[in-house]
Context: one part of a larger RNA
RNA sequence: CGAUGCUGAAGGAACUCGGCAAAUUACCUCCGUAACUUCGGGAGAAGGAGGCCUCUAUCUGGGCAACCAGGCUAGAGGGGCACAGACCAGGGGGUUGCGACUGUUUAUCAAAAACACAGGGCUCUGCGAAGUCGUAAGACGACGUAUAGGGUCUGACGCCUGCCCGGUGCCGGAAGGUUAAAAGGAGGAGUGAGAGCUCCGAAUUGAAGCCCCGGUGAACGGCGGCCGUAACUAUAACGGUCCUAAGGUAGCGAAAUUCCUUGUCGGGUAAGUUCCGACCUGCACGAAUGGCGUAACGACUUCCCCACUGUCUCCAGCAUCGACUCA
Repeated sequence: CGAUGCUGAAGGAACUCGGCAAAUUACCUCCGUAACUUCGGGAGAAGGAGGCCUCUAUCUGGGCAACCAGGCUAGAGGGGCACAGACCAGGGGGUUGCGACUGUUUAUCAAAAACACAGGGCUCUGCGAAGUCGUAAGACGACGUAUAGGGUCUGACGCCUGCCCGGUGCCGGAAGGUUAAAAGGAGGAGUGAGAGCUCCGAAUUGAAGCCCCGGUGAACGGCGGCCGUAACUAUAACGGUCCUAAGGUAGCGAAAUUCCUUGUCGGGUAAGUUCCGACCUGCACGAAUGGCGUAACGACUUCCCCACUGUCUCCAGCAUCGACUCA
């Protein structure tokens, strides 16, 4: 000096990105427990008291009895530094975000808000199913049969899920257009004495696809600009105009999203770029790429408080093992 333990005056988070680490708490019985809530919870909420030994009174069961086993309450007293005497053994409360939950994951730097999930929707599939593997035979699906199976999105529950089908996709459409091989063969060419042989070849007929006509958003996706206007000012319910397929509805909003920004106001602090509640000027929220809430849950996350402490002010001592010195 390091590692691992133990102790510490006064203070008590002043440490630090952050109470990281450590400390506190811890068991049983009794008392007592809030908001909120899906009425199950929350809850061991929180917060308290008691716990060792002796004696007295007392209860129950068994026994003829002596006595044995067990228990409650009340009272009196005793000892110790310490009575759940060691070990073992929850710190607690408030608040935000996210995810409903229990689960799963980067074997060896990430356990999470990621994945999954029950629930919801769309879509395909009528059975030799769709889909998948295989050249095939064949197999899975499934010894299943639409309350089934595949794909895809969302993700408990509650309230809901607005407008746009112009583009792309998908679905439908006995017309029409285009159109391959093929059919067709007007007409033409070469050659030949000719018959013929060999070629070129117009019209016309010809599938899917595409064009075209419709539908479809819990399909891929999208969801405006400028100008004016009210008897203070400000603002604009209102009007005009341009463009669009349609111009963002409800709800939420400086947000895991806000650049300007430490926005402004309120709360908390003596002091708060974080936090909570509001406002709305949303650079660039928004409705199953779901929107907004939500009890319970979380080795998740934000901020605050109580308790507690060597985290710190500010370090010190002890123990063990190393390092180091000597043998």
Overview:
A computed fold for a 327-nucleotide part of an RNA from a Verrucomicrobiota bacterium, annotated as large-subunit ribosomal RNA, domain IV. The full RNA is in RNAcentral, with records from ENA. The coordinates come from a structure-prediction model, not an experiment, and the mean pLDDT is 88.